[in-house]
RNA sequence: AGGCUGAAUGCGGGAGAGACCGGCGGCGCUAGAACAGCGUUUACCGGCACCGAAGGAGCAACCGCCCUGGAAACUCUCAGGUAAAAGGGACCGCAUUCAAUAC
Repeated sequence: AGGCUGAAUGCGGGAGAGACCGGCGGCGCUAGAACAGCGUUUACCGGCACCGAAGGAGCAACCGCCCUGGAAACUCUCAGGUAAAAGGGACCGCAUUCAAUAC
């Protein structure tokens, strides 16, 4: 100095599943007013259904040997998410920096 490995940062890519139902509120229309009805809207509340790639948990091939140890993209769905946009997103690629190894 380079390579392998790990971490951080930046850039790029990145799936799945209800624009669900109801209530309250807002807006518009009908109505002489109120009640009420229809349409629309996003926030909140409640309910059911669904997804699985933040996190979390469980089991296992396997690895170890102190022991209820470590361990997945499998499983669960606590959390999170389910129109578009935004955001998040395991993982992958590139670049920079740091650490470790002593190839």
Overview
This is a predicted structure of a 103-nucleotide RNA (Glycine riboswitch aptamer) from a Devosiaceae bacterium. The source organism's lineage runs through Bacteria, Pseudomonadati, Pseudomonadota, Alphaproteobacteria and Devosiaceae.